[in-house]
Order: sequence, then structure tokens, then C1' cells
RNA sequence: GAUUUAUAAAGAAGAGGGGAGAGAACAGGCUCUUAGAACCUCUGGCAACCUUCCACAUGGGGAAAGGUGCCAAUACCUGCCCGAAAGGGAACGAUAAAUU
Repeated sequence: GAUUUAUAAAGAAGAGGGGAGAGAACAGGCUCUUAGAACCUCUGGCAACCUUCCACAUGGGGAAAGGUGCCAAUACCUGCCCGAAAGGGAACGAUAAAUU
């Protein structure tokens, strides 16, 4: 990198460096940002996929040392299909685990 499966309206920020952008890509919105963006480092935290304990035939409950992930806004919203709308589904992307 590819495939499969699962998940997503919840949750969790300070410091130092940095110096103009950022919110995956494209389009349209909207938002964040020199009262300091991206990114890097440290510390802290959230969550509970892997892990682990208890119960148990499966879907329950607990833990958080370790491997990941994450810490503005629903994956920021819309885009394709169904629907009057609310809403639902799909696609694309993300993360995890397994396989390759």
C1' cells in the first nucleotide's frame, strides 16, 4: 500500500519553539487564526480498538501499565440516492483489529 470487519451527535489543553495559514481532496458555504494558523517538542488529559479482570454462550460490567488513536464546531455543513420536511442510505476520507 491492498482486502475484510467494526466505529464516529459523547469525551479530553497547557507550556515552549514556530511565524501565516488551517478545518483530508474538489466546489459552495460557514468557522478558527497575528489576542499567533499549520507543524515540531514536552507535559497533562480523553477514549477504550488491541490488552487485561469478573460474570457469561456471544452484544454485560470494571481496569488503564503497555501498542495505537484522539483532545474547536456531527467526519464543521452541503454535494449522489430516497423523502414535502425531519430524517435515512450511499460514496469518499479517518481510526482500529485481522489478513496479505